[in-house]
RNA sequence: GCCCCAGUAGCUCAGCCGGUAGAGCGUGCCGCUGUUAACGGCAAGGUCGGCAGUUCGAGUCUGCCCUGGGGCG
Numbered sequence: 001g002c003c004c005c006a007g008u009a010g011c012u013c014a015g016c017c018g019g020u021a022g023a024g025c026g027u028g029c030c031g032c033u034g035u036u037a038a039c040g041g042c043a044a045g046g047u048c049g050g051c052a053g054u055u056c057g058a059g060u061c062u063g064c065c066c067u068g069g070g071g072c073g
Stems, first nucleotide, its partner, number of pairs: 001072007010025004019056001027043005049065005
């Protein structure tokens, strides 16, 4: 220098053919229990790596850039 993969909640990851973002764990509160744990319920938490473009509409498609991993030279 070129190519490929990944980047979404605190962590690990889903998200279909573009239709307005979820799960598990964790955290907080409540229930249950003599207490804790376990179990059950509820809630908070996201400018979807960045900037543009396409579109009525982008986590998703396109371009460039950034970060991490891998390959080739």

Model confidence (mean pLDDT): 81 of 100. The RNA shown here (transfer RNA) has 73 nucleotides and comes from a Candidatus Woesearchaeota archaeon. It was read from a public genome assembly. Rfam family: tRNA. Gene Ontology term of the family: triplet codon-amino acid adaptor activity. Rfam's curators write: Transfer RNA (tRNA) molecules are approximately 80 nucleotides in length. Taxonomically the source falls in Candidatus Woesearchaeota (Archaea, Nanobdellati).